[in-house]
């Protein structure tokens, strides 16, 4: 060095959790890895830390050690990014609103005279009047009484010797009550009547005119200051998650090193 037979050992490992601790069942990762039995109100053990039974490989691609890489897990009264849900309403912002300033801009009015002050008138109220309208009365016109209204009264009647006198129907004329009308007239009353008149008043808010005086004034949209109701974008805060980061464990993989006995050639 080679061959044969053995032995140690291997035939998965890891994370969290459980546990005094270790390993396992169950969960997750890795990725492919002998079988059977046990186990969460657990199971088996004790630093040689699953137990019991069976099988295969076997000193190396497979066992042991170290380093590197690193899936994934855990953790961080922690730092940052982003997302979701909830809360707050101090500040900034925003919506609405009230008050003030009279600052900006646009437009109108204004030296053909603004705001303001004063005067006067209107608007408003009261009283009176006038006019108009409506109703009534008077007045006026027409009609209007068989007799019981008037005048005149033919005829007829009565009285009278006569002259003459008287009553009086019809007719004619008129009138009363009443009735119809009324263009005009007089008068009384009334009113959602009036570019009407007179007197007085209130208010000076609005409108017109005048005088003084000499440059502002009105509206829209902005601005600034202060107050209020709200909103929650910024902000603050709580919880959860993603990603980055720190710590820790670490599968798979890569590299390096190490490893026994017997016999024969």
């Nucleotide at each position: 060095u080679c061959g044969u037979g053995c032995u140690a050992g291997a035939c998965g490992g890891g994370g969290a959790g459980c546990u005094a601790g270790c390993g396992g069942u169950g969960c997750c990762c890795u990725g492919c890895a002998c079988c059977c039995g046990c186990a969460a109100u657990c199971c088996g053990c004790u630093a040689u830390a699953g137990c019991g039974g069976g099988g295969u490989c076997g000193a190396a691609u497979u066992c042991c050690c170290g380093c590197u890489c690193g899936a994934g897990g855990u953790u961080c009264a922690g730092g940052g990014u982003c997302c979701g849900c909830g809360g707050a309403g101090a500040c900034u912002g925003c919506u609405c609103u009230c008050g003030g300033c009279a600052u900006g801009u646009c437009a109108g009015c204004g030296u053909c005279g603004a705001u303001a002050a004063c005067c006067u008138g209107g608007c408003c109220c009261u009283g009176c009047g006038c006019g108009g309208c409506g109703a009534g009365a008077c007045g006026c016109u027409g009609c209007g009484a068989a007799c019981c209204c008037c005048g005149u009264c033919a005829g007829g009647c009565c009285c009278g010797g006569a002259a003459g006198g008287g009553a009086g129907c019809a007719g004619c004329g008129g009138u009363a009550a009443g009735u119809a009308g009324u263009u005009a007239g007089u008068u009384u009353c009334g009113g959602g009547c009036g570019c009407c008149g007179c007197a007085g008043g209130u208010a000076c808010a609005c409108c017109g005119g005048g005088u003084u005086g000499g440059a502002g004034u009105u509206g829209g949209c902005g601005g600034c200051c202060g107050g209020g109701c709200g909103u929650a974008a910024g902000u603050c805060u709580g919880c959860g998650g993603u990603c980055c980061g720190g710590a820790u464990c670490g599968a798979c993989a890569g590299c390096g090193g190490g490893u026994g006995c017997a016999c024969g050639a």